[in-house]
Context: one part of a larger RNA
RNA sequence: GGGGUAACGCUGGCGGCGUGUCUUAGACAUGGCAAGUCGAACGGACUUUUCUUUUGUAGCAAUACUUGAGAAAAGUUAGUGGCGAACGGGUGAGUAAUACUGGAGUAAUCUACCCCAAAGCGGGGCACAACCUCGAGAAAUCGGGGCUAAUUCCCCGUACGCUCCAAAGGACGCGAGUCCUCUGGAGGAAAGGUGGCCUCUACUUGUAAGCUAUCGCUUUGGGAUGAGCUCUUGGCCUAUCAGCUAGUUGGCGGGGUAACGGCCCACCAAGGCAACGACGGGUAGCCGGCCUGAGAGGGCGAUCGGCCACACGGGCACUGCGACACGGGCCCGACUCCUACGGGAGGCAGCAGUCUAGAAAAUUGCACAAUGGGCGCAAGCCUGAUGCAGCGACGCCGCGUGCGGGAUGAAGUCUUUCGGGAUGUAAACCGCUGACAGGGGGGACGAUGGCAUUUGCAGCUAAUAUCUGCAGAUGUUGACGGUACCCCCAAAGGAAGCACCGGCUAACUACGUGCCAGCAGCCGCGGUAAUACGUAGGGUGCAAGCGUUGCCC
Numbered sequence: 001g002g003g004g005u006a007a008c009g010c011u012g013g014c015g016g017c018g019u020g021u022c023u024u025a026g027a028c029a030u031g032g033c034a035a036g037u038c039g040a041a042c043g044g045a046c047u048u049u050u051c052u053u054u055u056g057u058a059g060c061a062a063u064a065c066u067u068g069a070g071a072a073a074a075g076u077u078a079g080u081g082g083c084g085a086a087c088g089g090g091u092g093a094g095u096a097a098u099a100c101u102g103g104a105g106u107a108a109u110c111u112a113c114c115c116c117a118a119a120g121c122g123g124g125g126c127a128c129a130a131c132c133u134c135g136a137g138a139a140a141u142c143g144g145g146g147c148u149a150a151u152u153c154c155c156c157g158u159a160c161g162c163u164c165c166a167a168a169g170g171a172c173g174c175g176a177g178u179c180c181u182c183u184g185g186a187g188g189a190a191a192g193g194u195g196g197c198c199u200c201u202a203c204u205u206g207u208a209a210g211c212u213a214u215c216g217c218u219u220u221g222g223g224a225u226g227a228g229c230u231c232u233u234g235g236c237c238u239a240u241c242a243g244c245u246a247g248u249u250g251g252c253g254g255g256g257u258a259a260c261g262g263c264c265c266a267c268c269a270a271g272g273c274a275a276c277g278a279c280g281g282g283u284a285g286c287c288g289g290c291c292u293g294a295g296a297g298g299g300c301g302a303u304c305g306g307c308c309a310c311a312c313g314g315g316c317a318c319u320g321c322g323a324c325a326c327g328g329g330c331c332c333g334a335c336u337c338c339u340a341c342g343g344g345a346g347g348c349a350g351c352a353g354u355c356u357a358g359a360a361a362a363u364u365g366c367a368c369a370a371u372g373g374g375c376g377c378a379a380g381c382c383u384g385a386u387g388c389a390g391c392g393a394c395g396c397c398g399c400g401u402g403c404g405g406g407a408u409g410a411a412g413u414c415u416u417u418c419g420g421g422a423u424g425u426a427a428a429c430c431g432c433u434g435a436c437a438g439g440g441g442g443g444a445c446g447a448u449g450g451c452a453u454u455u456g457c458a459g460c461u462a463a464u465a466u467c468u469g470c471a472g473a474u475g476u477u478g479a480c481g482g483u484a485c486c487c488c489c490a491a492a493g494g495a496a497g498c499a500c501c502g503g504c505u506a507a508c509u510a511c512g513u514g515c516c517a518g519c520a521g522c523c524g525c526g527g528u529a530a531u532a533c534g535u536a537g538g539g540u541g542c543a544a545g546c547g548u549u550g551c552c553c
Base pairs, nucleotide, nucleotide: 001553002552003551006549007548008547009546010545013399014398015397016396017395018394019392020391021357026355027354028353030352032351033350036083037082038081041080042079044077045076046075047074048073049072050071051070052069053068056065057064058063090310091309092308100234102232103231104230105229106228109227110226114223115222116221117220118219119218120217122156123155124154125153131146132145133144134143135142136141162187163186164185165184166183168181169180170179171178172177192215193214194213195212196211197210203206236282237281238280243273244272245271248270249269250268251267253265254264255263285307286306287305288304289300290299291298292297312333313332314331315330316329335346336345337344338343363389365388366387367386371385372383373382374381375380402432403431404430405429412423413422414421415420436494438489439488440487441486442485446480449477450476451475452474453473454472455471456470457469458468459467497542498541499540500539501538502523503522504521508537509536510535511534512533518525519524
């Protein structure tokens, strides 16, 4: 000199963009929220309307009210089922290498949803929730019995280019072996939903089969994406850590995995690592990057992006394409809460917020309008991701606090050799302008998107249905926000401080004090004229900031 997630002191007008618990991976109140969704998978329950029928009352009747049953339509959704919940969000404790990083490999692997292609979707059956019922319990919740549906579960059938076994031929590879073709044997699949139609068939003429559109389902091959595993490069300090190692190193056989492997196990051998630093100890998430520096290098790893690890401490598996799973489960432990004392409930390192710790860090805000994500045919629902707003000079950037004129120069103040000098064109005063803040009016882009209705055309089709696509018309959709921006009004009006002035180092006098009180980065000032202390006047430097402290180069 530069820099910072800064803090502290004094001061403080506006805006934009960023950024904000570095300490306690300490504890957490909240009838706060952060992961749901699908009724177009399913059976119920409930609500409303309509129709049919029935009971009763009134009436001559039409009809009205009423009781029960059935059907249809529209709607809501506790449960079964599906998909998601492994993403997104947080934190940096652990980890010095199984992380990360650059590269290579997988003849040792998997991949839900998505895309392309091929083939298929036949028949049958058993349950369990919900519900009903009985019971236990303070509660959490649980047990017995009975009924039932499905895109739940199971069995049979069929099946390839799939899997396994056996055999043959060919291609490739140094090789283990891989790939292709063919033959035989064994094994392995599936689920339906919704809309439309009546051409064909059948009858009971409006239904079922059927056809068709669409969303799904099964198998296989390929792709895409994501992931696992292996090898290797780089990768802090410490020798006041020198030897370490028994599943240890290798083999054989087996188990296990999607997959190689001591990953695990039985047996056999005695190996393996190490001064090119093993083993131990300390510290630490790693990187893209950030800061500094002419560079080399040094320091750092906030925000944003990639990877990893963790989710009260520790361990474990289940489900699943994927987890050993932050807002899932089980066990042990510490802690907190409820309790009828028998037993139960909980996990903010999600967003807000509280207490504690600390020099130190924000709102228990608005919205799904946009972007992105989950589910759904869709409408849509959910989304503290995200978009916005609020608070903080915490940082960077921009703007303002006026401009011109105005005296041999007011007053006040300071100083003086008492003549004067300084503050100082500074003020007053005159003229002007209108950025910001203030008041009034207008008022967005973000939506060239989304959605609904409708029209036309095209495609599928038996079809002028439905559905899909494209184009047009109409309507509707904005948290921010009556914000940005524009126009008008008024008015110099509301807006300057902080540090320093002995030398380094730009800037000097007076008074007070008297080695006192004090200053100080270094040299050093102060003991009666102190440009060094304190105050004042003046000056210098920066400026909505200025100084101080701590840290890095």
Predicted 3D model of a 553-nucleotide part of an RNA (small-subunit ribosomal RNA, 5' domain) from an uncultured bacterium. The RNAcentral record of the full RNA draws on ENA and Greengenes.